[in-house]
Context: one part of a larger RNA
RNA sequence: GAUUGAACGCUGGCGGCAUGCCUUACACAUGUAAGUCGAACGGCAGCACGGGAGCUUGCUCCUGGUGGCGAGUGGCGAACGGGUGAGUAAUAUAUCGGAACGUACCCUAGAGUGGGGGAUAACGCAGCGAAAGUUGCGCUAAUACCGCAUACGAUCUACGGAUGAAAGUGGGGGAUCGCAAGACCUCAUGCUCAUGGAGCGGCCGAUAUCUGAUUAGCUAGUUGGUGGGGUAAUGGCCUACCAAGGCGACGAUCAGUAGCUGGUCUGAGAGGACGACCAGCCACACUGGAACUGAGACACGGUCCAGACUCCUACGGGAGGCAGCAGUGGGGAAUUUUGGACAAUGGGCGCAAGCCUGAUCCAGCCAUUCCGCGUGAGUGAAGAAGGCCUUCGGGUUGUAAAGCUCUUUCGCAAGGGAAGAAAACUUACUUUCUAAUAAAGAGUGAGGCUGACGGUACCUUGAUAAGAAGCACCGGCUAACUACGUGCCAGCAGCCGCGGUAAUACGUAGGGUGCGAGCGUUAAUC
Repeated sequence: GAUUGAACGCUGGCGGCAUGCCUUACACAUGUAAGUCGAACGGCAGCACGGGAGCUUGCUCCUGGUGGCGAGUGGCGAACGGGUGAGUAAUAUAUCGGAACGUACCCUAGAGUGGGGGAUAACGCAGCGAAAGUUGCGCUAAUACCGCAUACGAUCUACGGAUGAAAGUGGGGGAUCGCAAGACCUCAUGCUCAUGGAGCGGCCGAUAUCUGAUUAGCUAGUUGGUGGGGUAAUGGCCUACCAAGGCGACGAUCAGUAGCUGGUCUGAGAGGACGACCAGCCACACUGGAACUGAGACACGGUCCAGACUCCUACGGGAGGCAGCAGUGGGGAAUUUUGGACAAUGGGCGCAAGCCUGAUCCAGCCAUUCCGCGUGAGUGAAGAAGGCCUUCGGGUUGUAAAGCUCUUUCGCAAGGGAAGAAAACUUACUUUCUAAUAAAGAGUGAGGCUGACGGUACCUUGAUAAGAAGCACCGGCUAACUACGUGCCAGCAGCCGCGGUAAUACGUAGGGUGCGAGCGUUAAUC
C1' cells in the first nucleotide's frame, strides 16, 4: 500500500447492489419447513345442495341422490429441495482413463393386457389401559395380494428342454344385441414383458493434495492362490484349505492439524495465505450400532436396540431430537424478523382444475462491504462584529459571514402510475385418430383471467436554502504552528523518542493538513 463474513470508539442525510453465529456439531419453549391423487377402492364422520317425513312454520329427523370429503386401504413422492463442516490425510477431492454393473419417472423399435381365487383395513360388537396405544369376534372393496392360461423378446440350459407377466380407469357413440345395466366399437391414460437411449448412480486404476524422524520399522484376513458364499457388479468383500508373502528413507507405521475443488486476497510475476457468499463433489443429522421398505437410503423432520439429556404419568408405563425457516437461553469482541406470497422460476402429486412448497421470490433490521448522490450556486471589502495572535503598527479567521441575485437534486407534500404475465382457460379454422361433424391430441388466429413486492420503481406539480458534517492528525518518518496551562507530574508513543518553568511531541484554544457519511483504532493476510 492492498484486502476483510470483521469488531470497538466518535459521528451519521438519501438511494442501489451484496453480505450477515467465523465462538458451544451447546441446549432448545412456540409456530411452521412433504405432501398429493375420489379419473385405483370400500365408504360417508363433518359441510353444502336436492328429496322425504314430523309438526311447534322455522326448527327437528331421515336420505350417498349430488358437490365434495374426515378417517381408512392403495399409488406416487417423501433418497429431491434445505442445513452444517463434527469426522475424514484418503472408503475424500481434482484431472485423466477403465470394465465386471444398476436405473423409478422420461424418450424409443416391438409383443401382450385372457380367465379365476382367498383375504384384510375402514365399519359393527365386546373388552384392556391414566395415556401412548392395543386385543378378540364378525362384515366388505380395489390399480392391495395369490394361483391358472399365454410368451415376440427375456432368464437358465446337460442344447433335449425348462422357468417366468399383467389391472384397470375415464370420455364419446352410428349400426346390431339387450327390459336395463351393458355387450360391442372407439379414443385417452394406465398395467405387463421387452429393445435401444438420455440423464443419474455404484465400482476399479494412475497422478496430485499440510506438518513432524525428538515417530523406523509396520502387517495374520495380513499378501497371493483354489473351492464355495455374497453383491446390481469386480474383489479377502466373507469363509474353508494351501503357500509365505505384502508395505517402507521415492518416508511405511504413528502422532498432530484439516472437509476437497472451481476459486478468493495479495503480488510485476514466480510465489505466499485462505476456501465466507455462489457453483460441483464428499461427509454428517442428540451419541453409538443395525437392518427394513424401496428403482434408489442403511434414510435430518422413518423404524429397532443401547446410552446421555429433557418432558408427561394414575408409578404400571410412555414421549422427544431446529447442523430446515424464524425465534429463545448460553458462549462470545461479534452476526438480523417468532414478516408476506406462491404473482414469477423450480419441485412433488394430479387427466385437469388445483393443493403443498420457510426451495424460491419479496419485504424488515444493521454505514457490515462496494458504488452513486446530496448537505447549495453566483456575487459580495466597510476586508463588519466576535475569536486568536501581536513587535500594539497590525496580522489572521476571511469572500468566509451578513447583504443581493439564482437553482431545487435528494428529502417533504399532492397527483398520475408500470414492466415483471405468459400459459393454463374460452372460441374459430386446419390437421391426426376414428364409423363419427363426438371426445382427445397438435398447429394458427382471436378473446380474456391471474402481481406478494406495491400505489413500489418511474413521471409530473408545489413550497422553501429551506431538513442534512464529521473524524483523525499537525517533532521526524508524514501533508499540516502558534498561545496558554502543566513542570520527569499529569500524560503521549507505530519506531526514534517527548515532559525536570519559555514543550510546534502532554492538556485546552485559535489556526492548519488529510479523508469525508464516514473517520480512526484493534485483529488478520499478502
Source information: The part of an RNA shown here (small-subunit ribosomal RNA, 5' domain) has 526 nucleotides and comes from an uncultured bacterium. Rfam family: Bacterial small subunit ribosomal RNA. The full RNA is in RNAcentral, with records from ENA, Greengenes and SILVA.